[in-house]
RNA sequence: UCUUAUAAAGAGAGGUGGAGGGAAGUGCCCGAUGAAGCCCGGCAACCGUCACGAAAGUGAAAUGGUGCCAAAUCACGCAAAGCGCAUGCUUUGAGAGAUGAGA
Numbered sequence: 001u002c003u004u005a006u007a008a009a010g011a012g013a014g015g016u017g018g019a020g021g022g023a024a025g026u027g028c029c030c031g032a033u034g035a036a037g038c039c040c041g042g043c044a045a046c047c048g049u050c051a052c053g054a055a056a057g058u059g060a061a062a063u064g065g066u067g068c069c070a071a072a073u074c075a076c077g078c079a080a081a082g083c084g085c086a087u088g089c090u091u092u093g094a095g096a097g098a099u100g101a102g103a
Stems, first nucleotide, its partner, number of pairs: 001103006012040001014039003020030003025076003041069003046065002049060004073096001078093006
C1' cells in the first nucleotide's frame, strides 16, 4: 500500500508520573478533585485452541498472538433522498481514521 470483517455493548475511587489528551481540520469536551506514558488490574473474543458438524456454522475456555478500558469512530465536513419559509433536521451512502485477519 491492497483486500476483507467489525464498531451505540463492555472494562479500577490501584501504583508511578507530572501537563497534557480526545488521528487530522472545525467544533465541542476531558485534565492539578491529576493529562500522556509506564506497571498492576480489567473488558472483549478478531486470529489461534478445544468440542460438535460433511460443510456452512454453533458452542466453550481464556493458558497463546493482537486489541481495547470518557463522550456513537465524541460531533461535523462530501453526496443523495425526505422534511422545513428558513438558520437547519432526519435517514442512507461515500471519504477519512481505528482494530483484526490475509496479501
Annotation: The RNA shown here (SAM riboswitch aptamer (S box leader)) has 103 nucleotides and comes from Sporosarcina saromensis. The model forms 97% of the base pairs in the Rfam consensus. Its mean pLDDT, the model's own confidence on a scale to 100, is 84. The RNAcentral record of the sequence draws on MGnify.